Annotation:
A computed fold for a 96-nucleotide RNA from an uncultured Granulosicoccaceae bacterium, annotated as Glycine riboswitch aptamer.
RNA sequence: UAGGUAAUGUGGGAGAGAUCGCCGGCCGUAAGGCUUAGGCGGCGCCGAAGGAGCAACACCCAGCAAACUCUCAGGCAAACGGACCACAUAUAUACA
Numbered sequence: 001u002a003g004g005u006a007a008u009g010u011g012g013g014a015g016a017g018a019u020c021g022c023c024g025g026c027c028g029u030a031a032g033g034c035u036u037a038g039g040c041g042g043c044g045c046c047g048a049a050g051g052a053g054c055a056a057c058a059c060c061c062a063g064c065a066a067a068c069u070c071u072c073a074g075g076c077a078a079a080c081g082g083a084c085c086a087c088a089u090a091u092a093u094a095c096a
């Protein structure tokens, strides 16, 4: 130090079934209805937490990227989360 990286704070931030069934629960005299947040199972999907794989290059072996690919995990109303971006910081670090 008007710069890099990290950390912290604020803001922005996509995609895909508010799916089906059963159990449980609630309402109801019953028939039946509801079930966002509960549990289990099924089919269909998404990729931008995380994870895995691959090119050129390099090459003794090795090493080796992503927003690409996979979909283990995660997710498919809202909320939460969210790669990445912007701004800020009396924070840390590297360099000078």
Base pairs, nucleotide, nucleotide: 004093005092006091007089008088009087010086011085012084017043019042020041021040022039023038024035025034026033027032044076045075046074050072051070052069053068057063

Its Rfam family is "Glycine riboswitch aptamer". About the family: This family represents the bacterial glycine riboswitch.